A computed fold for a 524-nucleotide part of an RNA from an uncultured prokaryote, annotated as small-subunit ribosomal RNA, 5' domain.
Context: one part of a larger RNA
């Protein structure tokens, strides 16, 4: 000078921040990730309109949010840079999107179980599933080429393999009883190419203590064949070689999430990594993969264990380190609150649904800042305290008394901004990779605010309701009086205190800060 502070007194308002540093300790309850009927079937309700559920199927669920146990590592930082790699949704852009088929769930109908849940039968759709066709094309053999030679490279040739779905609107003629066929907008399928944006993978270099820790390694160094990954690679295997690291600190041990950054400091620096951003890691404990563009997946599956719970004792269910909230634990950290109006995210063509992400609001003097708690006048220096050398000093213009203001609170009217959207299709104009977005032009509607009758304004009333807190020996600004008498105390440090203590305790007085004030721990 600082704090995520506690503690002790004491506490008006108001703005912005912050707010389990311990037990990554164990949780009651509620919410915290759904959406899509313009992909599909079908249950129940209803005369119908229509509703409303169940289930397939598609995206999301890998994001958003918590925590720092573990890591001393390519974990982070940074810089340069590399190479052998993936990418759904979005932009561009080529080149299709024939033409068949067997099933399943919901459903019903029996059954088993105490549930949890499970079987069999039968029975249906599809943008679920599978076979065939087509291949601009990708890929993968093989031959050629290019190149001074080779090569996993360039090119050409040949042969093998690999797609797809469908919906929703419009419509003049033609065909059709009609559904539709066909024409044509959108929206979606498929096989490639190249952006964006994301993501993996290697590397120079820096990143904390121990030597009372000196040796350390066998998949260990490296090859060569194989596997497997989206990819390089001992990443794994089979063999062959015997290597590799190490005082320029290997290995061990201990302790540690890292950075932007915060904190002192004139600077070097020294400390620290809380809110705020970026990576990084975990998600009761260990361990595994499914699916998928992406996870080895907090609110997904699966085994093992610990622990709660529930149970017909046969067997099942659950993991707040999401938001709130309980109990422990500790010097200590908050409400089971309101809302999706904004900003942002997922679903959807859209309305809109969801969203403890967010914006609010609630506690707490827990931190900064800013405001008040009155102003003027008032001398018989009023009573009063306190002191005294008794005259006299002081609190002290301080009070009262007059004379005014209205800031904050209180009661009362007024009352914002926080708010804009949608359409303009093929086919408005700028600008952009872009049909995203911005900006402009044209048309259209006036729905929508949790905070909140907030914030601000006006005008009432009234000086009314709003000061405490350390210290005063000297460092250090501030001085007497009584009590006490090495007693009882104080204290940072030197030290006070044994009968006159400006160091105890109280008083009056004074100094310093102030809604705080001081004491403690922490850092410089």
């Nucleotide at each position: 000078a600082a704090u995520g502070a506690a503690c002790g007194c004491u506490g008006g308002c108001g703005g912005c921040g912050u707010g389990c540093c311990u037990a990554a300790c164990a949780c009651a309850u509620g919410c915290a990730a759904g959406u899509c009927g313009g992909a599909u079937g079908u249950g129940c309700c209803g005369c119908a309109a229509g509703g409303u559920g169940c289930a397939u199927g598609g995206c999301a669920g890998a994001c958003g949010g918590g925590u720092g146990a573990g890591u001393a590592a390519c974990g982070c930082g940074u810089g340069g840079g590399g190479a052998a790699c993936c990418u759904a949704c979005c932009c561009u852009u080529c080149a299709g999107c024939g033409g068949g088929g067997a099933a399943u769930a919901a459903c019903a109908u029996u059954c088993c179980g105490a549930a949890a849940g499970g079987a069999a039968u039968g029975g249906u759709a599809a943008u679920a599933c599978c076979g065939c066709a087509u291949a601009c094309g990708a890929c993968c053999a093989c031959g050629a080429u290019c190149u001074g030679g080779g090569a996993u490279g360039u090119u050409c040739g040949u042969g093998a393999u690999c797609a797809a779905a469908g919906c929703c609107g419009g419509g003049g003629a033609u065909c059709g009883c009609a559904a539709g066929a066909c024409c044509u907008g959108g929206c979606g399928c498929u096989c490639g190419a190249g952006g964006a944006g994301g993501a993996g993978c290697c590397u120079g270099c820096g990143c904390c203590u121990g030597a009372u820790u000196a040796g350390c390694u066998u998949g260990u160094u490296g090859g060569u064949g194989g596997g497997g990954u989206a990819a390089c690679g001992g990443c794994c295997u089979a063999c062959c070689a015997a290597g590799g690291c190490g005082a320029c600190g290997a290995u061990c041990a201990g302790u540690a999430g890292c950075c932007g950054g915060c904190c002192u400091g004139a600077g070097a620096g020294g400390g620290u990594g809380a809110u705020c951003g970026g990576c990084c890691a975990c998600a009761c404990u260990g361990g595994a993969a499914c699916u998928g563009a992406g996870a080895c997946a907090c609110g997904g599956u699966c085994c093992a264990g610990a622990c709660u719970c529930c149970u017909a004792c046969g067997g099942g269910a659950g993991c707040c380190a999401g938001c709130a909230g309980u109990g422990a634990g500790g010097a200590a950290u908050u409400u089971u609150g309101c809302g999706c109006a904004a900003u942002g995210g997922g679903c959807g063509a859209a309305a809109g649904c969801c969203u403890g992400a967010c914006g609010c609001a609630g506690c707490a003097a827990u931190g900064c800042c800013g405001c008040g708690u009155g102003a003027g006048u008032g001398a018989u220096g009023a009573a009063g305290g306190u002191u005294u050398u008794a005259g006299g000093a002081u609190c002290g213009u301080a009070a009262a008394g007059c004379u005014c203001u209205g800031u904050c609170a209180g009661a009362g009217g007024g009352g914002a901004a926080g708010a804009a959207c949608u359409a303009u299709u093929g086919u408005c104009g700028g600008a952009u990779a872009a049909u995203a977005c911005c900006c402009g032009g044209u048309a259209g509607u006036a729905c929508u605010g949790a905070c909140g009758g907030u914030a601000c304004c006006c005008a009432c009333a009234a000086a009314g309701g709003a000061a405490g807190c350390a210290c005063c020996g000297g460092c250090u600004a501030a001085c007497u009086c009584c009590g006490u008498g090495c007693c009882a105390g104080c204290a940072g440090c030197c030290g006070c205190g044994g009968u006159a203590a400006u160091a105890c305790g109280g008083a009056g007085g004074g100094u310093g800060c102030a809604a705080g004030c001081g004491u403690u721990g922490u850092u410089c």